[in-house]
RNA sequence: UUACAAGUUUGGGGGAGUCCGUAGGCGAUGGACUGAGAGGCAAGUGCGAUCCACAUGUUACCCUUCGAACCUGAUGCGAUUUCCAUCGCCGUAGGGAAAACUUGAGGUUUGUGA
Numbered sequence: 001u002u003a004c005a006a007g008u009u010u011g012g013g014g015g016a017g018u019c020c021g022u023a024g025g026c027g028a029u030g031g032a033c034u035g036a037g038a039g040g041c042a043a044g045u046g047c048g049a050u051c052c053a054c055a056u057g058u059u060a061c062c063c064u065u066c067g068a069a070c071c072u073g074a075u076g077c078g079a080u081u082u083c084c085a086u087c088g089c090c091g092u093a094g095g096g097a098a099a100a101c102u103u104g105a106g107g108u109u110u111g112u113g114a
Stems, first nucleotide, its partner, number of pairs: 001107002004104007011064004017033005025051001026048002040058003044054003070095003076089004
């Protein structure tokens, strides 16, 4: 000094699907599946019930520009599945949240000694 690797700190970003249960539990409630995570805790508004919609704080988890965490296209296309999931396409698409430090390893340069 920086192509690299691992980590820490502070900050930031993000998601919550599918199937079954028919009144039981007042509406993230019980069971099953995949998954890092499928709404853990607290509380709000609307609708009145469609086990719903919208929004808040916080825990965990994932991601943070080397960015497919996640969103849009998309109620997308093909294989497979009851469905989700999975694989491929879309996709060199359009968006998407960063700074500092530590350790390791390496390169280059300079200096000193032998």
A computed fold for a 114-nucleotide RNA from a Verrucomicrobiota bacterium, annotated as TPP riboswitch aptamer (THI element). Rfam family: TPP riboswitch aptamer (THI element). Rfam describes the family as follows. Vitamin B(1) in its active form thiamin pyrophosphate (TPP) is an essential coenzyme that is synthesised by coupling of pyrimidine and thiazole moieties in bacteria. The previously detected thiamin-regulatory element, thi box was extended, resulting in a new, highly conserved RNA secondary structure, the THI element, which is widely distributed in eubacteria and also occurs in some archaea. NCBI's taxonomy places the organism under Bacteria, Pseudomonadati, Verrucomicrobiota. The prediction has a mean pLDDT of 77.